Predicted 3D model of a 74-nucleotide RNA (transfer RNA) from Roseovarius gahaiensis.
Its Rfam family is "tRNA". About the family: Transfer RNA (tRNA) molecules are approximately 80 nucleotides in length. By type it is a transfer RNA.
The coordinates come from a structure-prediction model, not an experiment, and the mean pLDDT is 82.
[in-house]
RNA sequence: GGUCCUGUAGCUCAGCUGGAUAGAGUACUUGCCUCCGAAGCAAGGGGUCACAGGUUCGAAUCCUGUCAGGACCG
Numbered sequence: 001g002g003u004c005c006u007g008u009a010g011c012u013c014a015g016c017u018g019g020a021u022a023g024a025g026u027a028c029u030u031g032c033c034u035c036c037g038a039a040g041c042a043a044g045g046g047g048u049c050a051c052a053g054g055u056u057c058g059a060a061u062c063c064u065g066u067c068a069g070g071a072c073c074g
Stems, first nucleotide, its partner, number of pairs: 001073007010026004019057001028044005050066005
């Protein structure tokens, strides 16, 4: 330098044949429980879906570019 893959909550990931309020586990906070804690149960907060632009009535999803990480080739 070329080709391909990945980037979504603090962390690990799903969703990616365009459409419903963007989700799960875990972590965190509060409450219940307990002598206290852990475990368990209940509730809650937390996201410009890497960034910018384009297509569309509508984009996490399609297209282009950039950035970061990875694999292979030279």